RNA sequence: AAAGGGCAAACCGUCCGCGAGGACGGGACGCAAAGCCACGGGGCUCGCAGGGACGAGUCAGCCGGGUUGCCGAA
Numbered sequence: 001a002a003a004g005g006g007c008a009a010a011c012c013g014u015c016c017g018c019g020a021g022g023a024c025g026g027g028a029c030g031c032a033a034a035g036c037c038a039c040g041g042g043g044c045u046c047g048c049a050g051g052g053a054c055g056a057g058u059c060a061g062c063c064g065g066g067u068u069g070c071c072g073a074a
Base pairs, nucleotide, nucleotide: 006031007030011026012025013024014023015022016021029061035067036066037065039064040063041062042059043058044057045056046055047054
């Protein structure tokens, strides 16, 4: 490079959640790990009041890290 494919942003609908957000369906912005993991950093939510600290959550499609994986020159 190719081949077979895979995932699914925003938005819309239904449901759950105080909320961030999540699940399912539609839908594709994109993604070689946009598979999985909350370990480190960071964003966001709640406790919460003007704020800080602290605590509890959430985001893996914010970064780093760990781990598994298709094809191929390999």

Record summary: The RNA shown here (c-di-GMP-I riboswitch aptamer) has 74 nucleotides and comes from a soil metagenome. It matches the Rfam family "c-di-GMP-I riboswitch aptamer". Rfam describes the family as follows. GEMM was predicted in a large-scale screen for bacterial structured RNA regulatory elements. The model forms 95% of the base pairs in the Rfam consensus. The sequence is in RNAcentral, with records from MGnify.